[in-house]
Molecule: RNase P RNA; transfer RNA
Organism: Patescibacteria group bacterium
RNA sequence: CAAGAUUACCGAUCGACCGCCGCUAGCUUCACGGCUAGGGGAGGAAAGUCCGGGCAGCACAGAGCACGUCAGUUGCUAACGGCAACCAGAGGAAACUCUAGGGAAAGUGCCACAGAAACGAUACCGCCGGGAUGACCCUAAAGGUUACCCAGGUAAGGGUGAAAUGAGUGGGGUAAGAGCCCAUAGUCCAGUCUAGGUGACUAGCUGGAGAGGUAAACCCUGACGGCUGCAAGGUAGUAGGGCCUAUCAAAUGCUCGUUAUGGCUCUGCGUUCAAUAAUCCGCUCGAUGUUUUGAGUAAUCAGAACACUAGAUAGAUGGUCGAACUCGCCACACAAAGCGAGACAGAACCCGGCUUACAGGUAGUCUUGCUAU
RNA sequence: GGGCCCGAAGUUUAGCUGGUUGAACGCUUCAUUUGCAAUGAAGAGGUAGGCGGUUCGACUCCGCCCGGGUCCA
Numbered sequence: 001c002a003a004g005a006u007u008a009c010c011g012a013u014c015g016a017c018c019g020c021c022g023c024u025a026g027c028u029u030c031a032c033g034g035c036u037a038g039g040g041g042a043g044g045a046a047a048g049u050c051c052g053g054g055c056a057g058c059a060c061a062g063a064g065c066a067c068g069u070c071a072g073u074u075g076c077u078a079a080c081g082g083c084a085a086c087c088a089g090a091g092g093a094a095a096c097u098c099u100a101g102g103g104a105a106a107g108u109g110c111c112a113c114a115g116a117a118a119c120g121a122u123a124c125c126g127c128c129g130g131g132a133u134g135a136c137c138c139u140a141a142a143g144g145u146u147a148c149c150c151a152g153g154u155a156a157g158g159g160u161g162a163a164a165u166g167a168g169u170g171g172g173g174u175a176a177g178a179g180c181c182c183a184u185a186g187u188c189c190a191g192u193c194u195a196g197g198u199g200a201c202u203a204g205c206u207g208g209a210g211a212g213g214u215a216a217a218c219c220c221u222g223a224c225g226g227c228u229g230c231a232a233g234g235u236a237g238u239a240g241g242g243c244c245u246a247u248c249a250a251a252u253g254c255u256c257g258u259u260a261u262g263g264c265u266c267u268g269c270g271u272u273c274a275a276u277a278a279u280c281c282g283c284u285c286g287a288u289g290u291u292u293u294g295a296g297u298a299a300u301c302a303g304a305a306c307a308c309u310a311g312a313u314a315g316a317u318g319g320u321c322g323a324a325c326u327c328g329c330c331a332c333a334c335a336a337a338g339c340g341a342g343a344c345a346g347a348a349c350c351c352g353g354c355u356u357a358c359a360g361g362u363a364g365u366c367u368u369g370c371u372a373u
Numbered sequence: 374g375g376g377c378c379c380g381a382a383g384u385u386u387a388g389c390u391g392g393u394u395g396a397a398c399g400c401u402u403c404a405u406u407u408g409c410a411a412u413g414a415a416g417a418g419g420u421a422g423g424c425g426g427u428u429c430g431a432c433u434c435c436g437c438c439c440g441g442g443u444c445c446a
Stems, first nucleotide, its partner, number of pairs: 001369010013323006020041002023038006043344001047355002050353005055229004067225005072086005087101001088099004102220002107218002109214003124158002126154003130150002133147005168184005187209005193204004233281002238275001240273004245268002253264002288307008325342005374445007383398004392429001400416005422438005
C1' cells in the first nucleotide's frame, strides 16, 4: 500500500429572539389563576412488543396430572429464550465466523414419484451350481458348449432414488458371493477402568456391537412457569337508586280508615350499589448515572466521591435568523463562490436483554499478500 | 398502553396432522344469432405478504419483518 477480519463509540455544534410542558422562589388573587426571575425538557434504537423481572390486583393446604416454554458445560444475574469463557461440530489459507447443540440401541407415525424393496421384508438386470427339453461338438461310452423352461443360492456389480440394510483398504474363503473369516485404519456402546480437567470433554486401556433418515412429527428425559396487566390498582367529589335510623312540634303532599301523633312521601345522618374518568395518587431516587480503586481471563461483583438528569394526558420538547460542519449540483484534478439538503426515528409505569431501521463519521486491534529499509 | 386473529388467480374463497395448488364469478377466443344477452366448447391467469431456517422436499413447521382487522376502561 492492497485485500480482508473484528471491537468500541459519536449520531450537525454555538449564539440571539419568539413560543410550548413541568419545577423552584417572589409578588398578586377569596379562589381558579396571573405576572416576574431562575433552572430543566427524547433515543441509540424512545420502535417491534419477541423474552425476562420489578410493581399492582385477584386466586392459592400440599402433591400430582394437563398445557406452555427452554435444552452442550461452567459461570454471571433480580430474572431470562440474555451475556461471558470453554467444549463439540461446520466454514475459511489465516485473522476469525456460524450452530433451535438433550434423546432415533423406550415406543408410535411418516419417507411422495421412481424402484424388486423405504426398513420384522424382498430380488428387475446380473453372478452361480442343480434338474427337464432341444441343438451342436466329440463320440464306443462317459463328457463338453449353448438356447429356453423349472425350482433354488447370492446381495459383489448394474439400475431407481434425497436416502438402499450402511466398516474403508488388502488378503483369505466359496459353486458364486457376502464382516463369512483374518490383518489394519475408522465408527458406536459399556466400564464405581487409567491420566488430565470443576465440567462439557480430551488422550488411552479392557470388553463388546454392526445400529438408515426425520423429534422446528407425536413422544421420552430434565429444568422453569398460578392468572391478569398502570386501560393494573387506590382514592376524593358529583347527581342518583336501595337499606337503616331520627324528629312529629305550627311545619310538603298523598292514601287507607276500626281515627291509632298508622303507612308512603319530604328533610337529615349513616351505610351500600352502580355510573362518570386528565380530580388526585400510582408517576418517576432507581437492579440510577458519571469518575475512580480493587477482585476476576471475561460477563460481572465489591468499595469510595460526586450528581439528581422529561413527566405530558389527545399528549410539551417547536420555529426564525446568524456563524461553523457534512453531503449533493460537480465534470480529469484542486480551490473559491452560489443554490439545495441534513440518516433512522420520536418518551407515556419503570428496568435488563433480543430483534429490526439508520445519512455520515471517529478510534483501536488482528490476518494474508506485495514493496521499501 | 396491552391482548388476539388474518394475508393464496382480477374478486370471493376451499384444501393440506409436509409429497404436482382446486372451485365459483369475472377475462380471452370460437360456435350459435340479422345483432346482443343467455347457452355450449376451448383457453389464459397463482410460485401462496416479504426474508431466512428445519427437511430429500415447505402454502403447510419454526423465527424475524411488512400490511390489515378486532377486543380490553